[in-house]
Molecule: small-subunit ribosomal RNA
Organism: uncultured Fibrobacter sp.
RNA sequence: AGAGUUUGAUUCUGGCUCAGAUUGAACGCUGGCGGCGUGCUUAACACAUGCAAGUCGAACGCGAAAGGGGCUUCGGCCCCGAGUAGAGUGGCGCACGGGUGAGUAACGCGUGGAUAAUCUGCCCCUGCAACUGGAAUAGCGACUGGAAACGGUCGAUAAUACCGGAUACGCCCUUGUCUUACAAUGAGGGGAAAGGAGACCUCUGCUUGCAAGUUUCCGUGCAGGGAUGAGUCCGCGUCCCAUUAGCUUGUUGGCGGGGUAACGGCCCACCAAGGCGACGAUGGGUAGCCGAUUUGAGAGGAUGAUCGGCCACAUUGGAACUGAAACACGGUCCAAACUCCUACGGGAGGCAGCAGUGGGGAAUAUUGCGCAAUGGGCGAAAGCCUGACGCAGCGACGCCGCGUGAGGGAUGAAGGUCUUCGGAUCGUAAACCUCUGUCAGAAGGGAAAAAGGUGCAGGGUGCCAAUCAGCCCUGCAUUGAUGGUACCUUCAGAGGAAGCACCGGCUAACUCCGUGCCAGCAGCCGCGGUAAUACGGAGGGUGCAAGCGUUAAUCGGAAUUACUGGGCGUAAAGCGCACGUAGGUUGUCCUGUAAGUCAGGGGUGAAAGCCCGCGGCUCAACUGCGGAACUGCCCUUGAUACUGCAGGACUUGGAUCCGGGAGAGGUCAGCGGAAUUCCAGGUGUAGGAGUGAAAUCCGUAGAUAUCUGGAGGAACAUCAGUGGCGAAGGCGGCUGACUGGACCGGCAUUGACGCUGAGGUGCGAAAGCGUGGGUAGCAAACAGGAUUAGAUACCCUGGUAGUCCACGCUGUAAACGAUGGAUGCUAGGUGUCGGGGCGCAAGCUUCGGUGCCGCAGCUAACGCAUUAAGCAUCCCGCCUGGGGAGUACGGUCGCAAGGCUGAAACUCAAAGAAAUUGACGGGGGCCCGCACAAGCGGUGGAGUAUGUGGUUUAAUUCGAUGCAACGCGAAGAACCUUACCUAGGUUUGACAUCCGGAGAACCCCUGUGAAAGCAGGGGGUGCCCGCAAGGGAGCUCCGAGACAGGUGCUGCAUGGCUGUCGUCAGCUCGUGUCGUGAGAUGUUGGGUUAAGUCCCGCAACGAGCGCAACCCCUAUCCUAUGUUACCAUCAUUGAGUUGGGGACUCAUAGGAGACUGCCAGGGACAACCUGGAGGAAGGCGGGGAUGACGUCAAGUCAUCAUGCCCCUUAUGUCUUGGGCUACACACGUACUACAAUGGUCGGCAACAGAGGGCAGCGAAGCCGCGAGGCGGAGCGAACCCCAAAAACCCGAUCCCAGUUCGGAUCGCAGGCUGCAACCCGCCUGCGUGAAGUCGGAAUCGCUAGUAAUCGCAGGUCAGCAUACUGCGGUGAAUACGUUCCCGGGCCUUGUACACACCGCCCGUCACACCACGAAAGUUGGUAACACCCAAAGCCGGUGGGGUAACCGCAAGGAGCCAGCCGUCUAA
Repeated sequence: AGAGUUUGAUUCUGGCUCAGAUUGAACGCUGGCGGCGUGCUUAACACAUGCAAGUCGAACGCGAAAGGGGCUUCGGCCCCGAGUAGAGUGGCGCACGGGUGAGUAACGCGUGGAUAAUCUGCCCCUGCAACUGGAAUAGCGACUGGAAACGGUCGAUAAUACCGGAUACGCCCUUGUCUUACAAUGAGGGGAAAGGAGACCUCUGCUUGCAAGUUUCCGUGCAGGGAUGAGUCCGCGUCCCAUUAGCUUGUUGGCGGGGUAACGGCCCACCAAGGCGACGAUGGGUAGCCGAUUUGAGAGGAUGAUCGGCCACAUUGGAACUGAAACACGGUCCAAACUCCUACGGGAGGCAGCAGUGGGGAAUAUUGCGCAAUGGGCGAAAGCCUGACGCAGCGACGCCGCGUGAGGGAUGAAGGUCUUCGGAUCGUAAACCUCUGUCAGAAGGGAAAAAGGUGCAGGGUGCCAAUCAGCCCUGCAUUGAUGGUACCUUCAGAGGAAGCACCGGCUAACUCCGUGCCAGCAGCCGCGGUAAUACGGAGGGUGCAAGCGUUAAUCGGAAUUACUGGGCGUAAAGCGCACGUAGGUUGUCCUGUAAGUCAGGGGUGAAAGCCCGCGGCUCAACUGCGGAACUGCCCUUGAUACUGCAGGACUUGGAUCCGGGAGAGGUCAGCGGAAUUCCAGGUGUAGGAGUGAAAUCCGUAGAUAUCUGGAGGAACAUCAGUGGCGAAGGCGGCUGACUGGACCGGCAUUGACGCUGAGGUGCGAAAGCGUGGGUAGCAAACAGGAUUAGAUACCCUGGUAGUCCACGCUGUAAACGAUGGAUGCUAGGUGUCGGGGCGCAAGCUUCGGUGCCGCAGCUAACGCAUUAAGCAUCCCGCCUGGGGAGUACGGUCGCAAGGCUGAAACUCAAAGAAAUUGACGGGGGCCCGCACAAGCGGUGGAGUAUGUGGUUUAAUUCGAUGCAACGCGAAGAACCUUACCUAGGUUUGACAUCCGGAGAACCCCUGUGAAAGCAGGGGGUGCCCGCAAGGGAGCUCCGAGACAGGUGCUGCAUGGCUGUCGUCAGCUCGUGUCGUGAGAUGUUGGGUUAAGUCCCGCAACGAGCGCAACCCCUAUCCUAUGUUACCAUCAUUGAGUUGGGGACUCAUAGGAGACUGCCAGGGACAACCUGGAGGAAGGCGGGGAUGACGUCAAGUCAUCAUGCCCCUUAUGUCUUGGGCUACACACGUACUACAAUGGUCGGCAACAGAGGGCAGCGAAGCCGCGAGGCGGAGCGAACCCCAAAAACCCGAUCCCAGUUCGGAUCGCAGGCUGCAACCCGCCUGCGUGAAGUCGGAAUCGCUAGUAAUCGCAGGUCAGCAUACUGCGGUGAAUACGUUCCCGGGCCUUGUACACACCGCCCGUCACACCACGAAAGUUGGUAACACCCAAAGCCGGUGGGGUAACCGCAAGGAGCCAGCCGUCUAA
């Protein structure tokens, strides 16, 4: 620091996601040790049990028992225990410490101030004092109530408990003086106290010694001060919602009281009517706040565990008492809920203290030890108490440290995994050798944390008359929960100690097997449908490591709320426009001030933490000390540039004035002509109107047309113009009235008066609404006619609201320049409107508007560009992924329709902008093709053949499926083929290689069988080397296993081959240039061509694969050669038969020829086109071969090859028979026909080309009606044979019919091939004689030697051809033309398509599910207000009942209390 993800690709916008750090965590797997930390985030849910606050005998009065001893009259008594235990009175403490975060949005907290508006026990200092009396009471005793808790009555008693009196300080009160509310001061009044302990005998008393004496210590009272702590007030800061906009009656203030330690409506009476709020009151939601923690570069965000400060709370709610302090966690009273006890009458309780239990929850520990240390309470002290605290236990919860060994060790062991079978890898890893000894284990030693106190000893000090007490110091002894712990030493021994996640990209790390859109993974993109680096396992690897992952959460990345640091023409985003309030902002100069701002100084900013330095635990974590920092706030002293404020001045911003001209600017009134319609009349007759075509409609009751007259409403042709005006909406005949604004010129006046503008107010197209008019045309709705599958549409005929006017409402539009307003600045060019200046004019110049082009600059690009989307300033509005949704709810406006404001749940990994390349378009332009058209002949109807679908079957083997499958693979299924079925066999196999054994191979025969096979018998030995034994090659058999074999699967794993677009003219590259980029350019443009063919132009210049040419056949000629070919001339024959010839044909080979070369015209002087000449052939002469980059996951695993998978006594292999030939049907392709351009018969031996032939073609001749048979010449073929060409031509006949057409079907009789023609071949003869009379919708081929028609040959093949491949014979018609159909090429345009229009995509409906609304109602909660009842309690009143202290001789009184009443008030 970035990355992934929208697209075919690109740039941008924009969201989602990831990598980092962190945690009081939890969960999964795993787990050796130690140190330091840390541990109910949920139910402020309920709690069993124990402990967590007591202490003081030196404040006070009492005062046991057990046990022991003694005495005894046996009832008991005395002593010790012991003034002990114990409770009580009294004092101090219990308001600290500890817990929790429910409440609280608040002066609660933070920070800085104020208190001249206050208090402060214990502590410290100073001064003074402590005199003199009194009355009670608990404990206790007696009696007594109650289950208990807890009491009641009577009697006695003490105090540092309580009370009276005296005395007292400006201590308090009242009232004066002075003053500032301090301080000072006059007068009057008022208010205190308590003693205890030790020592001593100088004084005093008695005089032994003790005390009332002396002294010390502690305690007590008053006053003042300090310290500490607390209360109160104020400035500033402190979450979300405006779909919470108004709130408030003690409310705001005053006067006077009450109350408090203290100010104050804190409370009360009276008076006034205020106070708060857009700078967010009130209301709602959420929340303890901070130091800090975490993240971040910072700014900022999130958090508020542990530690520290503050606050609040103690089951819930209310209340006060005591006290220095509480409205009190382990106090009291009341109410409520809950739990417990009960004798049913009543009582008890409050873990949010430490442990612990239940419950909740994903989840959070021991009912431990100790007061040794630190701290706290009480005490004179010893000491007691202390779940504060110190320690230990549990938990990898976190951080930190250590270990699980180190060195050597290649045969690269075994084993695992992979493999191209060679090897590679785990891997120096292990084994093995040599070492070390951390941790854990065992044994031994063994700290620091301890100071203080006390005891003993010694010393000093010490008031005093003196000694002591007291105080201080020294020495010795004694005090440790942790803990025999840390630490040290020794012993043995590598021995006890490694896992987790990940390995498709992001993101470091790859293979095999299994699985087969299943099981599963997934943070995002996405993997999985038979070769998954993405699932599961394994091997290997990567990362971290006593941990590793996952989940949750926060910040970061995210400049994705943008202060630092974003945007708004088209991506989300400028209010429809204006006026204007608050606010923000504001020209030039001077003076003052000093609020902002800047500088110096002071205070504060607690400690801890973070950072820096040094130190202590072996290091580190942790921790000690010091420093820095704490960016803040306050006080003070200065500076004055800028901003603010105050004052003064200026003219350039703004405004006003004068003079002009332009304009559909606005409102009102009047007027005008054209046109439509209607009415009346005239002329006139059969149509009109309307449409793609029609119909509805109008018209003989007279339309349309035409003429005249009239009525009425609405709109204003031409002018008219990217012309004008207006803020926008908008404004168009003419005239007048009223009226707004802008502009130009003059440069007179004012003197910053300016700009913007949240709310607010006004204007605001069309449609719509209300009331009343008006209505010619037009025209939603509606009706009818058409169109259509339908047609609630488009088209037509009608037609009502409405459109028009007046008044009122609505308040929205793609209200758009999709561009808020204002000001300044930044090249120009060219139009146009209005005005001015100069000029004779042309024109130049200037101000204001309005267009186009264009530089710099900007922009993602498109584009904008002085009319900015450039460079800047000011102000307003708005945006923050898509959908849900401008929806719901709420509010508000509206008569309604509806407008404004405006969410969430849920869901997606995108939605989007601009541009690029393609593809597509019932877009455009140009151009081609038997594409259409023009023609000729077919198919579709019939019969048959053949292929396919379907069906059937034991099997009807498999494949091919739009064009581009279907007479296709198959150039030929009776067996074979054959892959299918049935049945019978076989298992190293029908076939290949290797090993062992035997035998030569081989031939013949028998049984059985359908055959294969099985069983058996006989004959028979070779070749090479070698003396022999034996060995070898080849073949056969037997045996064992490696292996064979598979037409089994996958053509979507493949090679190869092929089809198709398409013989269409295209497809690309290098360099350069342009563009941020995808890409573009070149290849586009003007011509031309069959062609990206060629020419010209051009930021392109070149090049490659295609086109063309080069190759073959064919058309003409020449040359050479002349048999088996040929025959003009000569001879000859039945015959080119034989001589002969080398002319011709023909054959073979080599050449020539055609190139727009020549001429003319056109064209751009080009390419090229048109015409002509010559020529056998003319503009590519005709035909063939030849198929660019690519497309269709096109076809083929069954030609072949091949990966993977599958079968292995079978999915292999052998054999028999069957099937592939089935048959209700459907389709394709063909053949033959339907006839007279024909059939039949006869004649003319009419005339070809190209082929084939030795297991072959087979002549002549003979036999047969014929197929054919016999026969065998000739020929390995320019020689012989197949071989007859047929249509044609001539003649005869048939006479339009189901025929002398047509030949299917069937019967009989034959022939041929073959082991074999039943299923299932071909042919012949005789007989039979079906459909069919030219074929619906639709559809195919063909542009010349073509279509049509006629026959011939070949391959396959034993046999089988209507198929296929070739060959020749006869031989047409038509093409105006490119509008349309189909296919294609180039350019351009639109696009939301890219699987690319067979695309994309919208809505309803059906079913299921989810989320969010509405709903008659119903139910719960929260808050507020009003009212009723009203506990406890304070306060007030009353107080007839009760009553020790004071007064009084007494009676009685004062005071106090119970009780009762009242105000307030919880539930």